[in-house]
RNA sequence: CUCUUAUCGAGAGUGGCUGAGGGACUGGACCUAUGAAGCCCGGCAACCCAAGAUAUUUUUCUUGAAGGUGCUACAUCCAGCAGGUAUAUCCUGGCAGAUAAGAA
Numbered sequence: 001c002u003c004u005u006a007u008c009g010a011g012a013g014u015g016g017c018u019g020a021g022g023g024a025c026u027g028g029a030c031c032u033a034u035g036a037a038g039c040c041c042g043g044c045a046a047c048c049c050a051a052g053a054u055a056u057u058u059u060u061c062u063u064g065a066a067g068g069u070g071c072u073a074c075a076u077c078c079a080g081c082a083g084g085u086a087u088a089u090c091c092u093g094g095c096a097g098a099u100a101a102g103a104a
Stems, first nucleotide, its partner, number of pairs: 002103007013041001015040003021031002025080004042072003047068002049064005076096001081093004
C1' cells in the first nucleotide's frame, strides 16, 4: 500500500509541560491565548483478550480489564454520488474516511 469482515447519534479532564493552529480531502458552518496541535498523567470503551453460560460448527449473552490497540468539542460536525420526495426540506442507499481483527 491492497483485500475481507465488523463498527462509527453512547462514553471519557476545572491535571502538568508547551505555545498557534485544528477537526483526512473540497465547500459550508465551527473550535481555539477563557490555550490549538503535540508530549506526559488521568479517564472512557470493550475490537483482540480472560472467565462463565448458551449453541453445536462456532452462534448468542453475562462479567472482567492484566496485556495489544483505539478513543477522550461538534452524529465520521454537515454536505459531496445516486434514488425517492411536497422541490423547502427530509428519507434511504452508496462513495470516501477512521478503528479493530484477519489475509495477501
Predicted 3D model of a 104-nucleotide RNA (SAM riboswitch aptamer (S box leader)) from Gottschalkia purinilytica. Rfam family: SAM riboswitch aptamer (S box leader). About the family: The SAM riboswitch is found upstream of a number of genes which code for proteins involved in methionine or cysteine biosynthesis in Gram-positive bacteria. The prediction has a mean pLDDT of 83. RNAcentral holds the sequence, with entries from Rfam and Ribocentre.